Transfer RNA from an uncultured Clostridia bacterium, 71 nucleotides, folded computationally. It was read from a public genome assembly. Rfam family: tRNA. It is annotated as a transfer RNA.
[in-house]
RNA sequence: GGCGCUAUAGCCAAGUGGUAAGGCACGAGUCUGCAAAACUCUGAUCCCCGGUUCAAAUCCGGGUGGCGCCU
Numbered sequence: 001g002g003c004g005c006u007a008u009a010g011c012c013a014a015g016u017g018g019u020a021a022g023g024c025a026c027g028a029g030u031c032u033g034c035a036a037a038a039c040u041c042u043g044a045u046c047c048c049c050g051g052u053u054c055a056a057a058u059c060c061g062g063g064u065g066g067c068g069c070c071u
Base pairs, nucleotide, nucleotide: 001070002069003068004067005066006065007064010024011023012022018054027041028040029039030038047063048062049061050060051059
């Protein structure tokens, strides 16, 4: 220098046009003499900017970061 993959909550992670699942952790509550355990509840402008569309996490373009391949 060229090419490919990837970015979703504190962490892991599903979702490939129609109001963003789940698990762990944090916080709140119930329970308990106090804890632990158990149960219930609680959180996301989807890396950034633009475009297409009635509608974009998703499609397209350009950036940034990470990983890999070729030279």